Notes
The RNA shown here (transfer RNA) has 72 nucleotides and comes from Candidatus Kaiserbacteria bacterium RIFCSPHIGHO2_01_FULL_53_29. It matches the Rfam family "tRNA". The family's RNA type in Rfam is transfer RNA. The sequence was found in a public genome assembly. The source organism's lineage runs through Bacteria, Bacteria candidate phyla and Candidatus Kaiseribacteriota. The prediction has a mean pLDDT of 80.

RNA sequence: GGCCCCAUCGUCUAACGGUUAGGACACUUGCUUUUCAAGCAAGUAACCGGGGUUCGACUCCCCGUGGGGUCA
Numbered sequence: 001g002g003c004c005c006c007a008u009c010g011u012c013u014a015a016c017g018g019u020u021a022g023g024a025c026a027c028u029u030g031c032u033u034u035u036c037a038a039g040c041a042a043g044u045a046a047c048c049g050g051g052g053u054u055c056g057a058c059u060c061c062c063c064g065u066g067g068g069g070u071c072a
Stems, first nucleotide, its partner, number of pairs: 001071007010025004018055001027043005048064005
């Protein structure tokens, strides 16, 4: 340098073009306990950036950024 793949809460990970963007762990608060842990209940928190297509984009297209693989 060519080609291919990936990017979503703090972490891991879902989401036929129409979801209130879901789940697990973590965190916070409460209940329980003499205390801690465990358990139960509730809560906070996310779509890599910019354009385009569309009535409607996390999803499709283009460019960029970052990461990975492969060939040289």